[in-house]
RNA sequence: GGGGCUAUAGCUCAGCUGGUUAGAGCGCAGCACUGAUAAUGCUGAGGUCCUCAGUUCGAGUCUGAGUAGCCCCA
Numbered sequence: 001g002g003g004g005c006u007a008u009a010g011c012u013c014a015g016c017u018g019g020u021u022a023g024a025g026c027g028c029a030g031c032a033c034u035g036a037u038a039a040u041g042c043u044g045a046g047g048u049c050c051u052c053a054g055u056u057c058g059a060g061u062c063u064g065a066g067u068a069g070c071c072c073c074a
Stems, first nucleotide, its partner, number of pairs: 001073007010026004019057001028044005050066005
């Protein structure tokens, strides 16, 4: 220098063919349970979906350009 993959909650990830409200597990907070823990159950908080543009009535999803990480080729 060329090519590919990935980027979504604190962490690991899902999100089908663009469509009403963005989700799961773990973690965190509260409550229940217990003599008290643990475990378990219930409830809750937590997100500019990497950035900027574009397409569209509508974008986490499609397109372009960047940024970062990983891999391959030279």

The prediction has a mean pLDDT of 81. Predicted 3D model of a 74-nucleotide RNA (transfer RNA) from an Acidimicrobiales bacterium. Rfam family: tRNA. About the family: Transfer RNA (tRNA) molecules are approximately 80 nucleotides in length. Gene Ontology term of the family: triplet codon-amino acid adaptor activity. The sequence is in RNAcentral, with records from ENA and MGnify.